[in-house]
RNA sequence: GCGAGCGUAGUCUAGCCUGGUAGGACGUGGCCUUCCCAAGGCUACAACCCGGGUUCAAAUCCCGGCGCUCGCA
Numbered sequence: 001g002c003g004a005g006c007g008u009a010g011u012c013u014a015g016c017c018u019g020g021u022a023g024g025a026c027g028u029g030g031c032c033u034u035c036c037c038a039a040g041g042c043u044a045c046a047a048c049c050c051g052g053g054u055u056c057a058a059a060u061c062c063c064g065g066c067g068c069u070c071g072c073a
Base pairs, nucleotide, nucleotide: 001072002071003070004069005068006067007066010026011025012024013023020056027045028044029043030042031041032040049065050064051063052062053061
């Protein structure tokens, strides 16, 4: 330099193909339970890498950029 894959809460990840309420687990805070702790239950907090385009509507489709990984040279 060329090509491919990936990027979503503090961490791990589903959803993307086929556009329509951003979900789960861990974590953290509060409450319940308990003599205390642990475990358990309830509840709250927190995310779509950046910019643009298409669309009534974009995490999803298209273009550009950035980062990571892999392959080729």
About this RNA
Transfer RNA from a Candidatus Micrarchaeota archaeon, 73 nucleotides, folded computationally. It matches the Rfam family "tRNA". Rfam links the family to the GO term triplet codon-amino acid adaptor activity. The sequence was found in a public genome assembly.